[in-house]
Predicted 3D model of a 73-nucleotide RNA (transfer RNA) from an uncultured Erysipelotrichaceae bacterium. It matches the Rfam family "tRNA". The prediction has a mean pLDDT of 84.
RNA sequence: CCUCCCUUAGCGUAGUGGUUAGCGCGAGCGACUUAUAAUCGCUAGGUCACUGGUUCAAGUCCAGUAGGGAGGA
Numbered sequence: 001c002c003u004c005c006c007u008u009a010g011c012g013u014a015g016u017g018g019u020u021a022g023c024g025c026g027a028g029c030g031a032c033u034u035a036u037a038a039u040c041g042c043u044a045g046g047u048c049a050c051u052g053g054u055u056c057a058a059g060u061c062c063a064g065u066a067g068g069g070a071g072g073a
Base pairs, nucleotide, nucleotide: 001072002071003070004069005068006067007066010025011024012023013022018056027043028042029041030040031039049065050064051063052062053061
C1' cells in the first nucleotide's frame, strides 16, 4: 500500500428492509429460608462505533471515517 471480516446494554451475543431491538451472564428489588447460597419472579440498563446517502420505512442496503482482526505485496 491492496483485499477481506468484525463493531448491537457493564460483558458475551441474536436479529428476512416493516409496526416497542431481543436472549444469556452480571446489576437492583422482591419471594423462598432462622440466615446465607441455590432457585423463582419483577425492574432498570441500548444515540445499534461515527458522518452522509438510498427508501414511504434502515440495526439490516450503499459510500466514507475511526477502532480491532486476518491475508497478500